[in-house]
Context: one part of a larger RNA
């Protein structure tokens, strides 16, 4: 519970696609569900007003009139918005053309500098490691310097409150394939949109099945210190995994702790993407100003908010759909359910406590 609300107090699903359902641009007709509005029928009684009568009064009872009875049917009216039907229109949305940005993605080929082991050559006693050791590694010749191999991972600088992407997320170079965005035309199509319960899909890392890989890093585990302990912090090895291909999990502070869409309300200053115009120019490309549009940051002004701040990217005004909150603990447990190989996820209480 017909109320307030969800940046931070309790609350926006991790993200988007989408069925239903709600919501829906401009004219113009027609229609009359819907809505408004007259009228007739009902709309028991008791209850209630006024008036009046009957118990000695009063409560109570009784008639008469009203009024209630918020509705329902049935006739007629009116048409503004709403629904419907027909026509039409270009502002939303979409197609489409143009020249352009991008670590979007998926798959293939190449490389790059470290690293680790390896063979060789030179070299000799330490070398690593800490706060200081020490385990450890080293005459089987290590650390160190020089040339080769071989392997798995990672992409220094560039870098940029920079780009892209619905989100998680995307960084060497080349290609192929394949999606989204801006912006510019203004050629088509004619509201085709908006939101979505349910429902689908993509979702970091860890985790798990099966096959491969294993350089380096490093949960477990061992050992050395530290310390009263030391199941740590440091230090020395070191397996699972990191890594790849195929399939599960489906979760995170998955955060801007801010749902998605539209319209509306001063500005200043940076950035990037595009387009136009003017200026410079070796008239090739470029730069530089302005301007619009789109992103993406700071700074702030009205208003807004408890404040902290948000402030055209709103947390301001509003409108439309979804989710979700309603004292802390018990608890995201317990029972069911249903998903999964597990590991658990999803839904999700209560008693009793304060």
């Nucleotide at each position: 519970u017909u109320g307030g609300g969800c940046c931070u107090a309790a609350a926006g699903c991790g993200u988007c696609c989408g069925u239903a359902g709600c919501u829906g641009g401009u004219u113009c007709a027609g229609u009359a569900a819907a809505u408004c509005u007259u009228c007739u029928g009902u709309g028991a009684a008791a209850u209630u007003g006024u008036u009046u009568g009957g118990c000695u009064c009063a409560a109570c009872c009784g008639a008469a009139c009203g009024g209630c009875g918020u509705g329902c049917a049935g006739a007629g009216g009116a048409c503004a918005c709403u629904g419907c039907u027909g026509a039409a229109c270009a502002u939303g949305a979409g197609a489409c053309c143009g020249g352009g940005a991008g670590g979007a993605g998926u798959c293939a080929g190449a490389g790059g500098u470290a690293u680790u082991u390896u063979g060789g050559g030179g070299g000799u006693a330490g070398c690593g490691g800490u706060g200081a050791a020490a385990u450890g590694c080293a005459a089987u010749a290590a650390u160190c310097c020089c040339c080769g191999a071989a392997a798995g991972a990672c992409c220094a600088c560039c870098u940029g409150u920079g780009g892209c992407g619905a989100a998680g997320g995307c960084g060497u170079c080349u290609g192929a394939c394949c999606a989204g965005a801006a912006c510019g035309g203004g050629u088509c199509u004619g509201a085709c949109a908006g939101u979505g319960a349910g429902g689908g899909a993509c979702g970091a890392a860890a985790g798990c099945c099966a096959g491969g890989g294993g350089a380096g890093c490093a949960a477990a585990c061992c050992g050395g210190a530290u310390u009263a302990g030391a199941u740590a912090c440091c230090c020395g090895a070191g397996u699972a995994g990191u890594c790849c291909u195929g399939g599960c999990c489906g979760u995170a502070a998955a955060c801007g702790c801010u749902g998605c869409g539209a319209g509306u309300u001063a500005g200043g200053u940076g950035u990037u993407g595009c387009a136009u115009a003017u200026u410079u120019c070796a008239c090739g490309a470029g730069a530089a100003u302005a301007u619009g549009c789109a992103g993406u940051g700071u700074c702030g002004g009205a208003g807004c908010g408890a404040a902290g701040g948000c402030g055209u990217u709103a947390a301001g005004c509003u409108c439309g759909c979804c989710g979700c909150c309603u004292g802390g603990g018990g608890a995201g447990u317990a029972c069911g359910g249903u998903c999964g190989c597990a590991a658990g996820g999803c839904u999700g209480a209560a008693a009793c406590u304060u």